A computed fold for a 99-nucleotide RNA from an Anaerolineales bacterium, annotated as SAM riboswitch aptamer (S box leader). NCBI's taxonomy places the organism under Bacteria, Bacillati, Chloroflexota, Anaerolineae, Anaerolineales. Of the family's consensus pairs, 97% are formed in the model. Its Rfam family is "SAM riboswitch aptamer (S box leader)". About the family: The SAM riboswitch is found upstream of a number of genes which code for proteins involved in methionine or cysteine biosynthesis in Gram-positive bacteria. The SAM riboswitch acts at the level of transcription termination control. The predicted structure consists of a complex stem-loop region followed by a single stem loop terminator region.
């Protein structure tokens, strides 16, 4: 890398070091010298694997991973519609298995 499958309108930032991007992609639109990205460290969230109890649900913990601006920040493609809102899909990311 591919595939199969759950989830994606909830939640959670300080501090060094770094010095201009960052939000996958294309359109908007934000973020960001009152400091982007990265790395470090120390906190947090969450609760898929995991661990305990359990018949099972539920519950507890946090030990692998994920996260920590905005619904995945919006919309991209299809159908409905009261013409701006709805539903589904694609794409993405994350887990877990699988090649």
């Nucleotide at each position: 890398c591919u595939c199969u499958u759950a989830u994606c309108c909830a939640g959670a930032g300080a501090g060094g070091c770094g010095g201009a991007g960052g939000g996958c992609c294309c359109g908007g639109c934000c973020c960001g010298a009152u400091g982007a990205a990265g790395c470090c460290u120390c906190g947090g969230c969450a609760a898929c694997c995991u661990g305990g109890c359990g018949a099972a649900a539920a519950c507890c913990a946090a030990g692998g991973u994920g996260c920590c601006a905005a619904u995945u920040c919006c919309g991209g493609c299809a159908g409905a519609u009261g013409u701006u809102u709805c539903u589904g899909g694609a794409a993405g990311a994350u887990g877990a298995g699988a090649g």
Its mean pLDDT, the model's own confidence on a scale to 100, is 88.